RNA sequence: UUGUAGAAGAACUAGGGUUCCGGCCAUCGAUCGAAAACGAUGGUGUCUGGUCCGAGAGUUCUCGGCCUUGCCGAUAGCAAGGCUCCACGGAGGGAUAAAAGCCCGGGAGGA
Numbered sequence: 001u002u003g004u005a006g007a008a009g010a011a012c013u014a015g016g017g018u019u020c021c022g023g024c025c026a027u028c029g030a031u032c033g034a035a036a037a038c039g040a041u042g043g044u045g046u047c048u049g050g051u052c053c054g055a056g057a058g059u060u061c062u063c064g065g066c067c068u069u070g071c072c073g074a075u076a077g078c079a080a081g082g083c084u085c086c087a088c089g090g091a092g093g094g095a096u097a098a099a100a101g102c103c104c105g106g107g108a109g110g111a
Base pairs, nucleotide, nucleotide: 006063008062009061010060011059012058015053016052020050021049022047023044024043025042026041027040028039029038064084065083066082067081068080069079070078071077086106088109092104093103094102
């Protein structure tokens, strides 16, 4: 320098914030005094939650690939089994309502 290799898909989790639901608080509806319940508006994620986002380097499953054996002597197929490796990593920026182990990115850099 060149070539080859699955750096595949789904579900879930670590994690994440606050569009929606819920929780909490305040004000109003509300007239005589108070409480409770209901509704509306606003605030709050330093609210455990539901919806939602979510891993290259997390888990599981599926598919694909290669190999072995058998059906079978063979074409084409089918079945069973095995393998499918390794992986330290900023800052900064981006999307979404917003943020993140998401995307830039198996990047920069390092070993």
Predicted 3D model of a 111-nucleotide RNA (Guanidine-I riboswitch aptamer) from a Burkholderiales bacterium. The coordinates come from a structure-prediction model, not an experiment, and the mean pLDDT is 80. Rfam family: Guanidine-I riboswitch aptamer. The family has 100 seed sequences and 1,509 matches in Rfam 15.1. It was read from a public genome assembly, where an Rfam model found it.